[in-house]
RNA sequence: GAAGAGUUUGAUCCUGGCUCAGGACGAACGCUGGCGGCGUGCUUAACACAUGCAAGUCAAGGGGAAAGUAUUCUUCGGGAUAUGAGUAUACUGGCGGACGGGUGAGUAACGCGUAGAUAACCUGCCAUAUGGUUUGGGAUAACCUUGCGAAAGCGGGGCUAAUACCGGAUGUGUUAUAGAUUGCACCUGCAAUUUAUAAGAAAGCGGGCGUAAGCUCGUGCCAAAUGAUGGAUCUGCGUCUCAUUAGUUAGUUGGUGAGGUAAUGGCUUACCAAGACGACGAUGAGUAGCCGGCCUGAGAGGGUGACCGGCCACACUGGGACUGAGAUACGGCCCAGACUCCUACGGGAGGCAGCAGUGAGGAAUAUUGGGCAAUGGGCGUAAGCCUGACCCAGCAACGCCGCGUGGAGGAAGACGCAUCAAGGUGUGUAAACUCCUGUUAGAUGGGACGAAAGUUAUUAAUUCGAAUAGGGUUAAUAUUUGCCGGUACCAUCAGAGAAAGCUCCGGCUAACUCCGUGCCAGCAGCCGCGGUAAUACGGGGGGAGCAAGCGUUGUCCGGAAUCAUUGGGCGUAAAGGGCAAGUAGGCGGGUUUGUCAGUCGGAAGUGCAAUCUCAGUGCUUAACAUUGAGUUAGCUUCCGAAACUGCAGAUCUUGAGUGUGAGAGAGGGAUGCGGAAUUCCCGGUGUAGCGGUGAAAUGCGUAGAUAUCGGGAAGAACACCAGUAGCGAAGGCGGCAUUCUGGCUCAUAACUGACGCUGAAUUGCGAAAGCGUGGGUAGCGAACAGGAUUAGAUACCCUGGUAGUCCACGCUGUAAACGAUGGGCACUAGGUGUUGGUCCCGCUCUUUUGUCAUAGCAUAUGUGAUAAGAGAGCGGGAUCGGUGCCGUAGUAAACGCAUUAAGUGCCCCGCCUGGGGAGUACGGUCGCAAGAUUGAAACUCAAAGGAAUUGACGGGGGCCCGCACAAGCGGUGGAGCAUGUGGUUUAAUUCGAUGCAACGCGAAGAACCUUACCUGGGCUUGACAUAUAGCAAGUUCUUGCAGAGAUGUAAGUAGUUUGGUUUCGGCCAGACGUGUUAUACAGGUGCUGCAUGGCUGUCGUCAGCUCGUGUCGUGAGAUGUUGGGUUAAGUCCCGCAACGAGCGCAACCCUUAUCCUUAGUUGCCAUCAGGUAAAGCUGGGCACUCUAUGGAGACUGCCCCGGACAACGGGGAGGAAGGUGGGGAUGACGUCAAGUCCUCAUGGCCCUUACGCCCAGGGCUACACACGUGCUACAAUGGCCGGUACAACGGGCAGCUAGACAGCGAUGUUGAGCUAAUCCCUUAAAACCGGUCUCAGUUCGGAUUGCAGUCUGCAACUCGACUGCAUGAAGUUGGAAUCGCUAGUAAUCGCGGAUCAGCAUGCCGCGGUGAAUACGUUCCCGGGCCUUGUACACACCGCCCGUCACGCCAUGGGAGUUGGUAGCACCCGAAGUCGCGAGUCUAACCAGUAAUGGGAGAUAGUGCCGAAGGUGAGAUCGAUGACUGGGGCGAAGUCGUAACAAGGUAGCCGUACCGGAAGGUGCGGCUGGAUCACCUCCUUU
Repeated sequence: GAAGAGUUUGAUCCUGGCUCAGGACGAACGCUGGCGGCGUGCUUAACACAUGCAAGUCAAGGGGAAAGUAUUCUUCGGGAUAUGAGUAUACUGGCGGACGGGUGAGUAACGCGUAGAUAACCUGCCAUAUGGUUUGGGAUAACCUUGCGAAAGCGGGGCUAAUACCGGAUGUGUUAUAGAUUGCACCUGCAAUUUAUAAGAAAGCGGGCGUAAGCUCGUGCCAAAUGAUGGAUCUGCGUCUCAUUAGUUAGUUGGUGAGGUAAUGGCUUACCAAGACGACGAUGAGUAGCCGGCCUGAGAGGGUGACCGGCCACACUGGGACUGAGAUACGGCCCAGACUCCUACGGGAGGCAGCAGUGAGGAAUAUUGGGCAAUGGGCGUAAGCCUGACCCAGCAACGCCGCGUGGAGGAAGACGCAUCAAGGUGUGUAAACUCCUGUUAGAUGGGACGAAAGUUAUUAAUUCGAAUAGGGUUAAUAUUUGCCGGUACCAUCAGAGAAAGCUCCGGCUAACUCCGUGCCAGCAGCCGCGGUAAUACGGGGGGAGCAAGCGUUGUCCGGAAUCAUUGGGCGUAAAGGGCAAGUAGGCGGGUUUGUCAGUCGGAAGUGCAAUCUCAGUGCUUAACAUUGAGUUAGCUUCCGAAACUGCAGAUCUUGAGUGUGAGAGAGGGAUGCGGAAUUCCCGGUGUAGCGGUGAAAUGCGUAGAUAUCGGGAAGAACACCAGUAGCGAAGGCGGCAUUCUGGCUCAUAACUGACGCUGAAUUGCGAAAGCGUGGGUAGCGAACAGGAUUAGAUACCCUGGUAGUCCACGCUGUAAACGAUGGGCACUAGGUGUUGGUCCCGCUCUUUUGUCAUAGCAUAUGUGAUAAGAGAGCGGGAUCGGUGCCGUAGUAAACGCAUUAAGUGCCCCGCCUGGGGAGUACGGUCGCAAGAUUGAAACUCAAAGGAAUUGACGGGGGCCCGCACAAGCGGUGGAGCAUGUGGUUUAAUUCGAUGCAACGCGAAGAACCUUACCUGGGCUUGACAUAUAGCAAGUUCUUGCAGAGAUGUAAGUAGUUUGGUUUCGGCCAGACGUGUUAUACAGGUGCUGCAUGGCUGUCGUCAGCUCGUGUCGUGAGAUGUUGGGUUAAGUCCCGCAACGAGCGCAACCCUUAUCCUUAGUUGCCAUCAGGUAAAGCUGGGCACUCUAUGGAGACUGCCCCGGACAACGGGGAGGAAGGUGGGGAUGACGUCAAGUCCUCAUGGCCCUUACGCCCAGGGCUACACACGUGCUACAAUGGCCGGUACAACGGGCAGCUAGACAGCGAUGUUGAGCUAAUCCCUUAAAACCGGUCUCAGUUCGGAUUGCAGUCUGCAACUCGACUGCAUGAAGUUGGAAUCGCUAGUAAUCGCGGAUCAGCAUGCCGCGGUGAAUACGUUCCCGGGCCUUGUACACACCGCCCGUCACGCCAUGGGAGUUGGUAGCACCCGAAGUCGCGAGUCUAACCAGUAAUGGGAGAUAGUGCCGAAGGUGAGAUCGAUGACUGGGGCGAAGUCGUAACAAGGUAGCCGUACCGGAAGGUGCGGCUGGAUCACCUCCUUU
């Protein structure tokens, strides 16, 4: 002494940019503003300047007035003298105007900084010490006079002085030349001593003493020396950007001579030589004053160069010299130029980047102030004068610092404001009010420090002096001096009195609510807010922060480790050069000696002051000022150390190389040879097709194809072997043989002795495509042509086919040139393959030699054994080299890498720094071209990206399920009608529902009502609720009249109740109920289902969805839930870093199928009895049926088989029922902003004599049309007629209604019974029996229409149902397409109920009859699990590419046009220095009596150089330009769909050709391709 945050994603980690919080400022702008102190104040136009001031001074160097006054003279015009006065100060002369003050244009440089050098130099004034200060001369200004001119100014004549000027003398320690000696230094030489020769100086003034000579003091002057100060020159090191600036340079580099300078030097010149600088960045271009410092930062750094200080440069622009100690001179001169001013037009004058001030520019920066009192400067002996330096004041919140705007108390808490359903809450002890205090401002009074010198006077001491004279020095006393300023400060007085704002409040980031607005207006630093409930806009209230300020803008640093030395990276995020050889450079093995450059230690010098830090001090404090100390990199010098690096020497062998002996190989070049195949040609056989595709066609073929046999020709490529095998630096290399040739490995340890590694520049190699020239051309095949496909098809497919592919020579120089991984060296567990060598062991085989045995002996041979050696093979081990896989530590964002590192280290090279624009433009280089290489900017976005995760998706894969398909049965789609919807129509056809999951849906029933719609008529506290106040009797009931009705009006009639009081008649007050007036409010099927609750649909009765703890992962997350089996099921079993649990599944519930118990009325009737025409009709009974209560039963329980001995599956037994028995209810986490504000509830908004309410009529029922759902049919398995049989669920009192009668019938009349196991609805129908019809638009079918009726109802016209008679459409089984159903199901038949006055083909239920088929899971649809790819996450209805069209923006090219800048060549050539100078002129010196001459000087003139200017050809940088190229951005434009999934032809890279466009195709390459199969390898057992 070091802090982070927001933003890429559905979420995560990383990479990476953008943005914010901090500090600072010579600032500006907005709002606001009390005081004081200390600072600061044209950053722009080095633009132009009116006016005043900013540099003068000295009379003790010289000359030297005037007015006035006095006196005097006068020709009255005036003059003279004295004084004024040695005054004024124009002039001569001296010193100073080279300092001080300003500015930063130029300058990339010895300009600046730092350290040195000058033995290569100068220095006025000042200091110290020494000597001298002599003698002459001639002028000149002022002045007088005169001339020219408008002026500025200039000239002629005459006089005069000097510390002005010029001679002579003297002259050292000076200078020069030539020597000598000593010392020092050493690249030159320096110092001292000394000899000779030559050259070389002066000025006086003031005071005192003295008659004078002279003496003396002070101050000048001269010579030479030293010092100090100031300057000059040279050198090392450091000092911005661009290489799209790579070559520059002729006085250039050096030498010699000469010149010049204070001085070195090409500084200049003549000659000679040919050098000098440069990748360690020359030259060029751009930008810039440099530093101490200042800001920031932990630091290292980065930025900056205001104020203050040092240096430099400049002074209107450019050039030049003069004077001087010093200048190439801000307030001097000359010339040229531009500009301004004056002018009498002939000529002149000027330079604020001094202080003020003005204009202009600009976002922006002050007074035409006071004073020399202080500090400092110039001149002067001094007094003093001058000083816009300076000190002060004025203006400005521009900055820093300090103070104040009051303090204490004061309510369960005023008003106001804000909020709030009611109550309440906030502002808030805040205010009011009470008691205090008195800073600042105000008033009154007092009142500083800054001042000490100097001067003058006096006194004293001391000193010079001959001196009691005079002078100098010191001390004391006295006197005098203040701009600020009557300021700071102090005291007193009065009184809370005069003094608070600004920004912000979505996150970052401290601080929240109401209203308004409604993707508008607006906000915004980033992310982003705003589309009717905005903590994000605007206002109010409240709050937060800072505070005389607060915000904004701009700039710099920080955060940013985001250029990384400290302190980053490059497999996939941006980033390894395509590969090698090798130059410079960088780095480099062991031992030893020396050296000391680096390095380290010590000492000295420097590192100005200020600043900074620390400790103090002074202003009341602080800022500020000040004292002391400290810090300080670097540089220089000296001394020392010697480990390491360097350097020099010696030596070594392990790095490297050589030798020797072996070995493997598609390494390279050249030549030759070979067979298979393809195509073509010839001939034979042979006949109608061949070929091609998803299917076809183009094409070939009766002129004989394809097929097949034989022969021949040609070119190209080399099957099998063949292998994550081999070789090569990479690209790359594959038949066989020969030849030439490079590299590598192993063994050995003979040789060399660090010879090494890397490698900018450079050079070489470098697939495919492409280019040039010449060959060659079988097959393949860009372009092209044709045929298909398609909406199109410039494609994919097919038939042809040219360049090309091949060879030779040359060019090109790029690829996904990839291991997306630079090279070298070293180190760091292993396991397992493979390949090349070597060694060892074992076995087998071959072979050589020896020995032994085998015959009684010898020899030979054979055989056998054994030993040693050689060779081959197999196996094992070790080791060296190559090449794979797995894996530990480690590492990594993760994926992964892991002795072949992406681990740990060292060395060298290359490269990266957000995305796009863009590998583009311009420029350069290369190329024949194509193009390659190098390689930006404007502008634009807040991301772009990597890896991994969860989902979703795939015209990816695997497994599984479902009336999903298949197998069947029956429908829909065709007809007529019913019903719903769309559309259309309408005054209105109310509204909602809209793929599945709207459409016989809300609606379980629109004639009125309903009803929400339309037209018309009415009402306004309302049809309905609550409350208050006043008034009234209109209140209840009945009736009349008007009206379509609502309603209006009129008449009659009649109140209930409580309390008090009472004369008992009543009166008063209140309540109920009513009317009316007023007010709060009611009311709304008005809007928003995208503000909501509740309810519902759907995926789906699919099997899933999660949690706790643990574990794994940085994390999102994973695991569990995956796997092997099994199931209807995440059902169960087994296994397993998981173990458990929850919501779902299943079960529990209801119903149905069997049995039992209990109970028998309204149910039932077997037995007993009675009885009828018949009948449980009656007694009786409860056995049966049934009813309804409780139980039993079914659990893979048992057997066999399979299976892991499991779960479970298959079969069987028993059983009414068998593997969830059938059916129902039951719907996980969630999805669809799904549906509903018109069921209900509800926030907000809207209407309030209407969007509310009442009423009548109409509409919701319309009708060219389209669709959905149904009914009835088309007929004989039928229609019709007659007869016969068997249900279940239900309903019924404003009801069901028996029976009887009437009617053909609907129905009517009458009416028993039943509040229901009792009565009624209630005859079930299909079926069965018999008859008839006989295939026809019919005895099918019944629409439509006419007439006549019935019923309900105030009312059937719009617009009900039913009945009878008559009528008798369409329709003869239905195109594409499509729906339901797996058993008591489909199909078919009837019955009941809700709604309901009436209205059912719909809906909800009930029973009767009662099938067919399922091989199976390839395909369609939907779903589940696992896995894979993804550029999707609004999740494929996703994302996304390019042309074209339109608008805006910046930019490239462009015939050109125009301007700037720097240089080059030539012309002209001012001023001026230098050179020449025969003409002209001339006081000083010399000669001469003089005239005059000499010397010397001046000048005209002239030569070199030379600024500005002119001309020319180029360079470079801008501006602009008809037209043109691409690029970026833009709200919903057009065309296609290239990419992301196998993206529907895998994609991409390089190249070539082609095409509206994305793009397509050819050739070579890559995996950063899915899927399946095979091969190989690995792991486990």
This is a predicted structure of a 1581-nucleotide RNA (small-subunit ribosomal RNA) from a Deferribacteres bacterium.
Rfam family: Bacterial small subunit ribosomal RNA.
The coordinates come from a structure-prediction model, not an experiment, and the mean pLDDT is 82.
RNAcentral holds the sequence, with entries from ENA.
Lineage of the source: Bacteria > Pseudomonadati > Deferribacterota > Deferribacteres.